Predicted 3D model of a 1532-nucleotide RNA (small-subunit ribosomal RNA) from Lachnospira eligens. Its Rfam family is "Bacterial small subunit ribosomal RNA". Its mean pLDDT, the model's own confidence on a scale to 100, is 83.
[in-house]
């Protein structure tokens, strides 16, 4: 330079939204563990816990070419025993003398191995306890060092001596292990000689270094070496100089947490001089000095081996430090040295402690954190394997020996990688399973079946590489070939959302699930099971841990007005940052080069195992450190200079700035005196209190303290707290102008210092008013409060403390920049003759507003905008600003400031609703104004309660209660008692028998049931069929049984209130807003105007019905003006009128006037039967109340099935101490009674209405006309009017109750009907608190009719008659609408919510103490051992003729010194009677503090009081509603 690669989110706070903010999930990883399951192979990996204890075996030996002795084998020589064989023979014997045995001896051995000696046991292997350190990492230094074996040089290797182990003898001990005597070798040990070179001392010269110094040269003096073996090739030894390797020490930088660890340090820091060491150094010692470290974190405490690397991450980072590699430390615990090149030594030594083992009790032995293995601990981690074949290591000349290093094998899915569990065809879409709307769907080409293949597997055969000549544990392994047969090889988790994948059954807030949200209370895709599906796969899930997601500690890359977060304010040391110009340097910075950054790892490329994992090679990289060269823009340092930052001087100005002293008037209270008399005071209303002993009121005089009306103002001053009468003195700061002086002197500011409202504290004063506490009076359920009467601290002053507040602009300080407009305070300048006005400018102080910012609200030159510097602070809510500790304080208390535990939220802003004992406007018989009631009495009726065998069930504020029920004596009827039936009282299907069924009579029964008798079908193709009844079996019937909170339908209610929404557009991140708000107007979101809206829909209104006027059509059963006519519209006649019922007209603010904005509309008027929706009805928007109804009906699910079904008798629903609702009748004279008169409407009528006549006092009865009805009938209307009587009384009111006698209905009137007659004649004299209806043909009052119904209304539904009063008005009560405001409510105020108390559980603080641990300190004791001293005792080497000397040692002593003991403290942990608060817990108690003006606005600090929330005082804040005023702003 080019190219490439590179960052994902989701759920959860709300009714919904945006934001803040936590919690949780999806990914990757793991030395893992657990659950279920499990075919094969390769490569890796495997005590993370008890550095707990260890049985047994092995893990370090080797060298005979260092040495002597011994043994063994072979061998030489000399003997002894023995006598084979051969030979001679006098047969008596002689000679010969082999093999063998044995003694001594020679030699050999590439035999053994004890001992002396050498080298190695300081490597390799293990572990991570300790260590916060030059331990580690990285880079340097040593002119302050050592280095065996190895390599290369140089010079040597001469000559002597004395011992000792082994061994032998004696001897102690149980053993371990020794003791004495004797003798022996060496490459063991010791002198001597030699000294090129080396060391030391002395002085000198040269070169060189930053320095201490170093190097070289030559001189003098002095000191120290050696080992031999040999096969003669070599191998060793000594000294020395180099190299290499390995080590030692020092330094720069980096390396966890805690300040609730702030001071630490006595060999401590330095010097001088000795000593010690391989070497520097307080490393050690003597003396001297008083230093050294620390806020850039010392000391202390906790935790931890460090790194290469590994995991994660886009990266920056974060976490880890298993395996592999480097370093360190340790080896049962602590201490110590010896040997050695190297150790203070894992498989060496000594001592002390603990533990284990042996013992003859005297004494001894041991150290797996080597490899296996055992016990133990633990959730958890392997074989007491094979081999030195390979790679390395030790010894040796070598052969070789040793090697639990290592190479391999075994066990474990512990991890990574690879392979397989078959492939193709195969629809009757088999069977089985599951679901089902019963049709089917799905499992599913899946299986069966047919054909094929052989990875793997089994069996057999062959058979490597690893090995350069030999040697192979692995191993007859890898691999190859052949045969066999689909034969042996699939699970785990999930399926509500996040998150891929759904149904059935069971269960019923149970059992259970759950990572978060959450699921389960009878229809669970969330629990359990099954089927199906999804995901991964020899694994899959779960759990733990780490990173990520989390920009949730923010360097990259966050914030602080209201969400967590600006210190109460200032001054200021350190620190951080810093104006313009020039020059120098080069620390930072940038570039080049060099060294280093071990290997392995990661990455790229290539290669090797069939691939991959794995392994090999090369490259890149290792972002770092060091050295050096260069550059000089920026920062820095030094220096020169400048004036604009900053400061000084000068001239003016404003001010409640501060401190001290003095003065003043008004008012309150008190005291004295006068006048004066019965009250005053206080409140919502009262009372306590004061007053006839003269108050309050009023006048005069006096005393004393505190505070300063008006001016006064989002005006002024001050750093903040704060500051207000006037005068004086002292004093701080600010602003403007000018431009003389200094020349960056500045900004910020951790610690520190100072100031700091109110309350409070101490001491001493003072005390008028006010006023915590307290007392009394009220209020109240209570009232430890609000209200009232008193009243003490305190408030005031002086001095000294305290140090906190909503100490707020909830906004740190400083600097610069970025549209405007308009007020106000203090200055300056311009213009003007001057004043006002005006213009410009500086410094303050307000408001509006653009860009920009913001989650929004809002901020907006006085920033919360754009930048820069410094400080402070935040990181979920609660616990908690609490506990402990520390500091401060006289105390109260303040500052600093956690954790356990618990929750999934807590929170900010804004939105829509709802609500408010918030506001504005408006409406309604809502109040008011009226009329009449209810509540009191008696009765009727319904309900509750009680009772009962049963008193069936439902309805429950308004919106249940004369309601379901338009009518319970039986029936109804669902309830109770008793008696009966079981395919059933009712429906469908099957089989069989009969011909009926119905009806009638009789018996029985309480009745149903049951029995007997009589009567008795249709069609036919004669097979049978239809219909009906009986019997039978099962499917089923049946249920007024449950669930109205599973439902449909229907209904109530807000409410006949005026509202409820949508489309498009616009605004807002969004929920949402706008439209629909505003000004008018209306009964009305009705209409008009305006407007970022324009339109539309459901509602309103209108359209429909009745009614009020007229016209027209039609006149019968209706009507009768005129004409006849009658007792009578009875009849003729007529249809004009009334009326009936069809169709029309009419009313629309159409007309006029005024108001209003010229509109909508309102007011008045004319005309009109009717006037501003004429009156009434039907009509009920979106929705609310899980409102009512499973008993009208329908219906899911559950339940009963000889009963929860069905039939039936009798009873009950009608009970009766009582309470409530709704009514009727009354209490009387506007009345009762009597007499005789008048006027309706709307309805009903055949199992009916019933005229009329007769009988009965009457209810009614008998006979009976008419009428299916504008014809007949119920039917009489009543109140009213007229006359008479009663005369205010429990009555001639009132009629309950009761008695007697009846009538009617009905199978039946006892429980339990209505009515009649006579008699009886209760309560009641107008109704407490409270409460209901009604605005005109209405209330009130009067009667009539109907439905239901055999009978049974005071109820219900209708009808007409008579027929009022009042409404000023919207303050208040109730309900509603609309706008606005507050809200911590959204299940929406019947909301939310606080604290004590009681109970249960949990963690925690204090606590008389008790127990344990840790690190130190002081003193005592003092092992081993080094060092020092001594050494009368002992000693081979050298010297000496000897005595003896040199040298060494045992022993003893001393310093130091581990463990141990004693002591007082420090820190940490455990535990504890009791005690403090805290947290959590569906339905406990007391109140109601907060959220609305939360009913006394709330909150903050402080003091005080109270069961508790809390109350009150003082000061502060707005994060307070409402009303009014002032000021300012916006628009015109």
């Nucleotide at each position: 330079u080019u190219u490439u690669a590179u960052g994902a989110g989701a759920g959860u706070u709300u009714g919904a939204u945006c934001c803040u903010g936590g919690c949780u999930c999806a990914g990757g990883a793991u030395g893992a563990a657990c659950g279920c399951u499990g075919g094969c192979g390769g490569c890796g990996u495997g005590c993370u816990u008890a550095a707990c204890a260890c049985a047994u075996g092995c893990a370090a030996g080797u060298c005979g070419a260092a040495c002597g002795a011994a043994g063994c084998a072979u061998u030489u020589g000399c003997g002894a025993c023995a006598g084979a064989u051969u030979u001679c023979u006098u047969c008596g014997g002689g000679a010969u003398g082999a093999a063998g045995u044995u003694g001594c001896u020679u030699a050999u051995g590439a035999c053994u191995g004890a001992g002396u000696g050498g080298c190695g046991g300081a490597c390799g292997g293990g572990u991570g306890a300790g260590u916060a350190a030059c331990g580690c990492g990285u880079g340097g230094g040593u002119a302050a060092c050592c280095u065996g074996c190895c390599u290369u040089g140089u010079a040597c290797u001469g000559g002597g001596g004395g011992a000792u182990a082994g061994c032998a003898g004696c001897u102690g001990g149980a053993a371990a292990c020794g003791g004495c005597u004797g003798g022996u070798a060496a490459u063991a040990c010791c002198g001597c000689a030699u000294a090129a070179g080396c060391g030391c001392a002395c002085a000198a010269u040269g070169u060189u270094g930053c320095a201490u110094g170093a190097c070289a040269u030559g001189g003098u003096g002095u000191g120290a070496a050696a080992a031999a073996c040999u096969c003669c090739g070599g191998u060793g030894g000594u000294a020395u100089a180099a190299g290499a390797u390995g080590g030692a020490c020092c330094c720069g930088c980096g390396u966890c947490u805690g300040a609730u660890u702030a001071g630490c340090u006595a060999g401590u820091u330095g010097g001088u001089g000795a000593g010690a060491u391989a070497a520097c150094a307080g490393c050690c010692c003597a003396c001297c000095a008083a230093g050294g470290c620390g806020a850039c974190g010392a000391u202390c405490a906790g935790u931890a081996g460090c790194c290469g690397a590994c995991c994660u991450g886009a990266g920056a980072g974060g976490g880890u430090g298993a395996c592999c590699g480097g370093c360190c430390a340790c080896a049962u615990u602590g201490g110590g040295a010896c040997u050695g090149a190297g150790a203070c030594a894992c498989g060496g030594c000594c001592c002390a402690g603990a533990c284990u083992c042996c013992u003859a009790c005297g004494g001894g032995a041991g150290g797996c954190a080597g490899c296996a293995g055992u016990g133990g601990g633990g959730a958890a981690u392997a074989u007491u394997g094979c081999a030195c074949a390979a790679u390395g290591g030790g010894g040796g000349a070598a052969a070789c020996c040793c090697u639990g290093a290592u190479g391999c094998a075994g066990c474990g899915a512990c991890g990574c990688c690879g392979c397989g569990u078959g492939g193709a065809g195969g629809a009757a879409g088999a069977a089985g399973g599951u679901c089902u709307u019963c049709g089917g769907a799905u499992u599913g080409u899946a299986a069966a079946c047919u054909c094929c293949u052989g990875u793997u597997g089994u069996u057999g055969a062959g058979g490597a590489a690893g090995a350069u000549a030999a040697u192979g544990a692995c191993g007859g392994u890898a691999c190859u070939c052949a045969a066999c047969a689909a034969g042996g090889a699939a699970g785990u988790g999930a399926c509500g959302g996040c998150u891929a994948a759904c149904u059935a059954c069971g269960u019923g807030c149970c059992a259970g699930c759950a990572g978060c949200c959450g699921c389960g209370g009878u229809a669970a895709a969330a629990c359990g099971u099954a089927g199906g599906u999804c995901a991964c796969a020899a694994g899959c899930g779960u759990u733990g841990u780490c990173c990520g997601g989390a920009a949730u500690u923010a360097c990259u890359g966050g914030g602080u007005g209201u969400a967590a977060a600006g210190g109460g304010a200032g001054c200021g040391c350190a620190g951080g940052c810093g104006g313009g110009a020039g020059a120098a340097c080069a620390a930072g910075u940038u570039g080049g080069a060099a060294g280093u950054g071990a290997a392995a790892u990661c990455c790229a490329u290539g290669g090797g195992c069939u691939c991959a994992a794995c392994c090999c090679a090369u490259g890149a990289a290792c972002u770092g450190c060091u050295u050096u060269c260069a550059a000089a823009a920026c920062u820095g340092u030094u220096u020169u200079u400048c004036u604009u930052g900053a400061g000084u001087a000068g001239u003016g100005c404003a001010g409640a700035g501060g401190u001290a002293g003095g003065c003043g008037g008004a008012a309150u209270u008190c005291c004295c005196g006068g006048u004066g008399u019965a009250g005053c005071g206080g409140u919502g209303g009262a009372a306590u209190g004061c007053g006839u002993a003269g108050a309050u009121a009023u006048c005069g005089g006096g005393a004393g303290g505190a505070a300063c009306a008006c001016c006064a103002g989002u005006g002024g001053c001050g750093a903040a707290g704060g500051c207000g009468g006037c005068c004086u003195a002292c004093u701080g700061g600010g602003c403007a102008c000018c431009a003389a002086c200094u020349g960056a002197c500045g900004c910020u500011g951790a610690g520190g210092c100072u100031c700091g409202a109110a309350a409070g504290u101490g001491u001493g004063g003072g005390u008028a008013g006010c006023a915590a506490a307290c007392a009394g009076g009220a209020u109240u359920a209570g009232a430890u409060a609000c209200c009232c009467u008193g009243g003490u601290a305190g408030u005031c002053c002086a001095c000294a403390c305290c140090g906190u507040a909503a100490a707020c602009g909830a906004u740190g300080a400083u600097u610069a920049c970025u549209a405007g407009g308009u007020g106000u305070u203090g200055g300056a300048g311009g213009a003007u003759u001057g004043a006002c006005c005006c213009c410009u400018u500086c410094a303050g102080u307000g408001c509006c507003g653009c860009a920009g910012u913001u989650a929004a609200c809002a901020c907006a030159a006085u920033a919360a905008g754009u930048a820069a510097u410094c400080c402070a602070c935040c990181u979920g809510g609660g616990g908690a600003g609490u506990a402990c500790g520390a500091c401060c304080g006289c105390a109260a208390g303040g500052u600093u400031g956690a954790a356990a535990c618990u929750c999934a939220a807590a929170g900010g802003a804004a939105u829509u609703g709802a609500c408010g004992g918030g506001g504005g406007c408006c409406c309604g018989c809502a109040c008011a104004a009226g009329c009449g009631g209810u509540g009191g009495a008696g009765c009727a009726u319904g309900u509750g309660g009680u009772u009962u065998a049963a008193u069936u069930c439902g309805a429950a504020g308004c919106a249940a209660c004369g309601c379901g029920a338009a009518g319970a004596a039986c029936c109804u009827u669902a309830c109770c008692u008793g008696g009966u039936c079981u395919u059933g009282a009712c429906a469908u299907c099957c089989c069989u028998c009969u011909g009926a069924c119905c009806g009638g009579u009789c018996c029985u029964u309480a009745a149903c049931c049951g029995g007997a008798c009589c009567u008795u079908u249709c069609c036919u193709u004669c097979g049978g069929g239809a219909c009906a009844g009986g019997a039978g079996a099962g499917a089923c019937a049946g249920g007024u049984g449950g669930u109205g909170c599973a439902u449909g339908g229907u209904u109530g209610u807000c409410g006949u209130c005026a509202g409820c929404u949508c489309g498009u557009g616009u605004c807002g991140u969004g929920a949402g807003a706008u439209g629909u708000u505003g000004g008018g107007u209306u009964a009305a979101g009705u209409c008009c105007c305006g407007c970022a809206a324009c339109g539309a829909g459901c509602g309103c209104a209108a359209c429909c019905c009745c009614u009020a006027u007229c016209c027209u059509u039609a006149g019968u059963a209706g009507c009768c003006a005129g004409c006849a006519g009658u007792a009578a519209g009875a009849u003729g006649g007529g249809c004009a009128c009334u009326c009936u019922a069809g169709g029309g007209a009419g009313a629309c603010u159409g007309c006029c006037a005024g108001g209003g904005a010229u509109a909508a509309c309102c007011u008045g008027g004319a005309g009109g039967a009717a006037g501003g929706u004429g009156g009434g009805g039907a009509u009920g928007a979106c929705g609310u109340c899980a409102a009512a109804u499973c008993a009208u009906c329908a219906u899911g699910c559950c339940c009963c099935u000889u009963a929860u079904g069905a039939c039936u008798u009798g009873g009950g629903c009608u009970a009766c101490a009582c309470a409530c609702g709704u009514g009727c009748u009354a209490c009387a004279a506007u009345g009762g009674c009597g007499u005789a008169a008048a006027c309706a409407a709307a309805g009903g009528g055949a199992a009916g209405c019933g005229a009329g006549a007769c009988c009965g006092c009457g209810a009614g009865g008998u006979c009976a006309a008419g009428c299916a009805a504008a014809u007949c009938u119920c039917a009489a209307a009543a109140a009213u009017a007229a006359c008479g009587u009663c005369u205010c009384a429990g009555u001639u009111c009132g009629g309950a109750u009761u008695g007697u006698a009846g009538u009617c209905u009905g199978c039946a009137a006892c429980u339990c009907g209505a009515c009649u007659a006579c008699a009886u004649g209760a309560a009641g004299c107008u109704g407490g608190a409270a409460u209901c209806g009604c605005u005109a043909g209405u209330a009130a009052u009067c009667g009539c009719a109907g439905a239901u119904c055999a009978g049974a209304a005071u109820g219900c539904u209708g009808c007409g008659g008579u027929g009022a009063a009042u409404a000023c008005g919207u303050u208040c009560c109730c309900g509603g609408g609309u706008c606005u405001u507050g809200u911590a409510c959204a299940c929406a105020c019947c909301g939310c919510c606080c604290g004590u108390c009681a109970c249960a559980c949990c963690a925690u603080g204090g606590g008389a103490g008790u127990c344990g641990g840790a690190a130190a300190u002081g003193c005592c004791c003092g092992a081993a051992g080094c060092c020092a001293g001594u050494g009368a005792c002992c000693c081979a080497a050298g010297c000496g003729a000897a005595a003896g000397c040199a040298g060494g040692g045992a022993g003893c002593u001393g310093u130091c010194g581990a463990a141990g003991g004693c002591a007082g403290g420090u820190c940490c942990g455990a535990u504890a009677a009791c005690u403090g608060g805290g947290g959590u817990g569906a339905a406990g108690u007391c109140g109601u503090a907060a959220c609305a003006a939360g009913g006394u606005a709330g909150c903050c600090g402080u003091a005080u009081c109270g069961g508790a929330a809390g109350g009150u005082g003082c000061g502060g804040c707005u994060g307070g509603a409402u009303c009014a005023c002032c000021u300012c702003c916006u628009u015109u």